RNA sequence: UCUUCGCAGACGAGAGAGACCGGUCUCCGGCCGGCACCGAAGGCGCAAAUCCGCCCGGAAUCGCUCAGGUAAAAGGAUCGUCUGCGGAUA
Numbered sequence: 001u002c003u004u005c006g007c008a009g010a011c012g013a014g015a016g017a018g019a020c021c022g023g024u025c026u027c028c029g030g031c032c033g034g035c036a037c038c039g040a041a042g043g044c045g046c047a048a049a050u051c052c053g054c055c056c057g058g059a060a061u062c063g064c065u066c067a068g069g070u071a072a073a074a075g076g077a078u079c080g081u082c083u084g085c086g087g088a089u090a
Base pairs, nucleotide, nucleotide: 001090003088004087005086006085007084008083009082010081011080012079013078018035020034021033022032023031024030025029036070037069038068042066043064044063045062050059051058052057
């Protein structure tokens, strides 16, 4: 220096589903209760399918929906660009 991986930061993109019903308050909004729903913080599980060549074991964008969410805002997995640090390879 090239390629590549991880972490952190900045910027950009970023879905789904109730502006539901009842009660209450200082009526934006919060709290309590009820029914319906979503899957992309986090969490849990590999029962099905998928991937790690098979078993075992493990993983996720798969499953569950505990948590969270269901106008906008906020949050948001993930992706892209740049910067910094560290590792690997030549």
Source information: Glycine riboswitch aptamer from a Nevskiaceae bacterium, 90 nucleotides, folded computationally. Lineage of the source: Bacteria > Pseudomonadati > Pseudomonadota > Nevskiales > Nevskiaceae. The coordinates come from a structure-prediction model, not an experiment, and the mean pLDDT is 78.